[in-house]
RNA sequence: UAGUUUCAUAAAGCGCCUGGACUGCAAGUAGAUGCAGUUGACGAGGAGGAGGUUCAUCGAACGUCGGCGGAUACCUCCCGGUUGCCUUGUCACAACCGAAAGUCAUUGACUGAAAACGAAGAGGUGACUCUUCGAACAAAAGCAAUGAUCUUGACAUU
Repeated sequence: UAGUUUCAUAAAGCGCCUGGACUGCAAGUAGAUGCAGUUGACGAGGAGGAGGUUCAUCGAACGUCGGCGGAUACCUCCCGGUUGCCUUGUCACAACCGAAAGUCAUUGACUGAAAACGAAGAGGUGACUCUUCGAACAAAAGCAAUGAUCUUGACAUU
């Protein structure tokens, strides 16, 4: 470098399940028990590195109840960077950014969100699951515009 074989990864509203809820079977009914199952987060948004913390942003829906794990959340430090205009650089400081970069407010687009709901089809004895179609309905973050407001020092250099 090429080939072969095996294993792992692909997900982060993500994975799991001893509670709960629900289904089937155990010779008729009910209860209990046992066994076998079903359900248990809907999209939007989100990753520089390390460590730490734990009910980790936004709305929709309301068993999405409850629990465990994980996690792109938050905090600290580090790395790199932006702004602090009016030569440039280094260091410090302040705020901020991780492909963008001070803070706040208003408006706009992003925005026809997806599930839920309705219809059809497929699988299952069933609880239920999957697929397609139909007609709806968000917020936050970021972005754009506008407005308000905040903003340096030291040294070197031209």
The prediction has a mean pLDDT of 78. The RNA shown here (glmS glucosamine-6-phosphate activated ribozyme aptamer) has 158 nucleotides and comes from Bacillaceae bacterium JMAK1. It matches the Rfam family "glmS glucosamine-6-phosphate activated ribozyme aptamer". By type it is a riboswitch. About the family: This entry contains a glucosamine-6-phosphate activated ribozyme that is found in the mRNA for GlmS. GlmS is an enzyme that uses fructose-6-phosphate and glutamine to generate glucosamine-6-phosphate. A reference for the family is Winkler et al. (2004), "Control of gene expression by a natural metabolite-responsive ribozyme", Nature. The sequence was found by an Rfam model in a public genome assembly. The model forms 89% of the base pairs in the Rfam consensus.